A computed fold for a 75-nucleotide RNA from Candidatus Diapherotrites archaeon LH_S9, annotated as transfer RNA. Lineage of the source: Archaea > Nanobdellati > Candidatus Iainarchaeota. The sequence was found in a public genome assembly. Its Rfam family is "tRNA". Model confidence (mean pLDDT): 81 of 100.
RNA sequence: AGCGGGGUGGAGUAGCCAGGAGUGCUCGCCGGGCUCAUAACCCGGAGGUCGAUGGUUCAAACCCAUCCCCCGCUA
Numbered sequence: 001a002g003c004g005g006g007g008u009g010g011a012g013u014a015g016c017c018a019g020g021a022g023u024g025c026u027c028g029c030c031g032g033g034c035u036c037a038u039a040a041c042c043c044g045g046a047g048g049u050c051g052a053u054g055g056u057u058c059a060a061a062c063c064c065a066u067c068c069c070c071c072g073c074u075a
Base pairs, nucleotide, nucleotide: 001074002073003072004071005070006069007068010027011026012025013024020058029045030044031043032042033041051067052066053065054064055063
């Protein structure tokens, strides 16, 4: 330098192909229940500029362009 994969709450991961409701799941965190008590279990809740910027569109995590970061391959 070229190519491929990835970046989404504190952690991990799905959603992107084919745009549309308050984005989902597991763990963690907070509150409550249960218990003599803890764990487990049950109920509720907080937490996301969806890597950045710009564009297309009535509407973008999703489409387009450029850039940044991580992993791998080739030269």